Model confidence (mean pLDDT): 89 of 100.
A computed fold for a 79-nucleotide RNA from a Nitrospirota bacterium, annotated as c-di-GMP-I riboswitch aptamer.
The sequence was found by an Rfam model in a public genome assembly.
RNA sequence: CCUCGAUAAAGCCACACCUGCCGCAAGACAGGGACGGAAAGCAACGGAUCGCGGAGAACGUGAUGGCCGGGCUGCCGAA
Repeated sequence: CCUCGAUAAAGCCACACCUGCCGCAAGACAGGGACGGAAAGCAACGGAUCGCGGAGAACGUGAUGGCCGGGCUGCCGAA
C1' cells in the first nucleotide's frame, strides 16, 4: 500500500414514528427519535421500485443512494 473486518479504540450516520415546513404526489428539509449501518460518506451511470402526465406495458418527467450493481473518497489496524 492492497485485500479484509475484531468481544479493539476513537468516533460517525440515523429506519419507523411525531412536530413544523415545501411539493399535485412520490418525497425532500429542520427538530425530536433510534430500527439498524464498516462507508447508511459523495454521486442518479445501469437496473429496480414509487409518483405525475399518458388509452397504453409506448414515451416523457420527478423521487428513492437506508433497493441492487458499478464509480470516487475516507477512520482504525487484530486475525
It matches the Rfam family "c-di-GMP-I riboswitch aptamer". Rfam's curators write: GEMM was predicted in a large-scale screen for bacterial structured RNA regulatory elements.